[in-house]
Context: one part of a larger RNA
RNA sequence: CUCUCUCUAAGGAACUCGGCAAACUAGCCCCGUAACUUCGGAAGAAGGGGUGCCUCCCUGUACGCAGGGAGGUCGCAGCGAAGCGGUUCAUGGAACUGUUUAUCAAAAACACAGGUCUCCGCAAAGUCGUAAGACAAUAUAUGGGGGCUGACGCCUGCCCAGUGCCGGAAGGUCAAGGAAGUUGGUUAGAGACUUUGGUUUUGAAGCUGACGACCGAAGCCCCGGUGAACGGCGGCCGUAACUAUGACGGUCCUAAGGUAGCGAAAUUCAUUGUCGAGUAAGUUUCGACCUGCACGAAAGGCGUAAUCAUAUGAACGCUGUCUCGGAGAGAGACUCG
Numbered sequence: 001c002u003c004u005c006u007c008u009a010a011g012g013a014a015c016u017c018g019g020c021a022a023a024c025u026a027g028c029c030c031c032g033u034a035a036c037u038u039c040g041g042a043a044g045a046a047g048g049g050g051u052g053c054c055u056c057c058c059u060g061u062a063c064g065c066a067g068g069g070a071g072g073u074c075g076c077a078g079c080g081a082a083g084c085g086g087u088u089c090a091u092g093g094a095a096c097u098g099u100u101u102a103u104c105a106a107a108a109a110c111a112c113a114g115g116u117c118u119c120c121g122c123a124a125a126g127u128c129g130u131a132a133g134a135c136a137a138u139a140u141a142u143g144g145g146g147g148c149u150g151a152c153g154c155c156u157g158c159c160c161a162g163u164g165c166c167g168g169a170a171g172g173u174c175a176a177g178g179a180a181g182u183u184g185g186u187u188a189g190a191g192a193c194u195u196u197g198g199u200u201u202u203g204a205a206g207c208u209g210a211c212g213a214c215c216g217a218a219g220c221c222c223c224g225g226u227g228a229a230c231g232g233c234g235g236c237c238g239u240a241a242c243u244a245u246g247a248c249g250g251u252c253c254u255a256a257g258g259u260a261g262c263g264a265a266a267u268u269c270a271u272u273g274u275c276g277a278g279u280a281a282g283u284u285u286c287g288a289c290c291u292g293c294a295c296g297a298a299a300g301g302c303g304u305a306a307u308c309a310u311a312u313g314a315a316c317g318c319u320g321u322c323u324c325g326g327a328g329a330g331a332g333a334c335u336c337g
Stems, first nucleotide, its partner, number of pairs: 001332008010323002014321001019318001027051005036041001038151001052073009074078001086316007093308002098110002114149007126135003152303004157233003162230002164226005171221003177215002181211006189202005234252005261295001262292001273289005
């Protein structure tokens, strides 16, 4: 010097990103216990007092013991060791118990009970498999699959123009296929020429190719519906008897122009916004304001008791975190052997 511990005058978070780490607290009995609340809790809230041993007496008894009263006595200390809650105030988030990145993340992420939409009538929908078949299910809509939301309380606004889904079937478009018909090729035959080898014109039936009026389903176009479907939810100008502001008016555009509630927020760029509280001093925190760059209603909105190895701010207690170091024990290192 390193590690693991013990103690430390005075101060007591001045340390630090941050009380990280350490310290304080601690068992049992008695007293006492606030806001808030879903009346269960919060709560071991907080905050006080007691605690060993000996003698005597009383009460209960399931005869093991338990409880109470009086007196005495020892120590620095009586839950004498070990083991063994620090507490409070305020706010964000998630209701809760639970789950998760085996090996850098335990959380506000996932799940959840509850809510809602949608599909499915059973040889179900859905999933696996080429199939046989299997699961769903030895179930049957109070059931099963899928999506979103996420206890509870108060609620969940406007837009169906686009996309999706559902319904409709009059009209338009439209495949394979069918098909009246039109047409090409091939050539048995026939005509003409001929050097009798052949050349050329025409050409029925059959076969084969092309075109084809017309018939022709779903789909799409079309007509409606539908937002706890995917999604979306404006701009400019003027206006009140100081000023300011604009209940009000005009105009353009749109499918409709953001309702309630909340708001510098886990969302606010400018920004350490402004005012207030807390501090001697506060970019953090809390309460308001609203100018919401770029909140907003089941990708839910706003509240909310309880819960939390959750996040943030403050306070009391406590301490070697620090002022600022010091002393000691043990194990290393080091020296000698």
RNAcentral holds the full RNA, with entries from ENA. This is a predicted structure of a 337-nucleotide part of an RNA (large-subunit ribosomal RNA, domain IV) from Desmodesmus sp. The gene name in the source record is rrl. It matches the Rfam family "Bacterial large subunit ribosomal RNA". The family is grouped with related families in Rfam's "LSU clan". The coordinates come from a structure-prediction model, not an experiment, and the mean pLDDT is 87.